Background: This is a predicted structure of a 77-nucleotide RNA (transfer RNA) from Treponema rectale. Lineage of the source: Bacteria > Spirochaetia > Treponematales > Treponemataceae > Treponema. The RNAcentral record of the sequence draws on ENA.
[in-house]
RNA sequence: GCGCCCGUAGCUCAGCUGGAUAGAGUAUCUGACUACGAAUCAGAGGGUCAAGUGUUCGAAUCACUUCGGGCGCACCA
Numbered sequence: 001g002c003g004c005c006c007g008u009a010g011c012u013c014a015g016c017u018g019g020a021u022a023g024a025g026u027a028u029c030u031g032a033c034u035a036c037g038a039a040u041c042a043g044a045g046g047g048u049c050a051a052g053u054g055u056u057c058g059a060a061u062c063a064c065u066u067c068g069g070g071c072g073c074a075c076c077a
């Protein structure tokens, strides 16, 4: 340099054949339970879906550009 894949909650990820309020587990906080904790149960908060532009009635999902990460190939005697 070329090609491919990935980027969604603090963390690990699902959702990506465009559709209605964006989810799960875990962590955090609150309550119940307990002599007090742990565990368990119930609930709550937490997201500009990497960024920008575009397509569309409608974008996490499609197109283009950029940024970051990973893999392969090439170059390098």
Stems, first nucleotide, its partner, number of pairs: 001073007010026004019057001028044005050066005
Rfam family: tRNA. Rfam classes the family as a transfer RNA.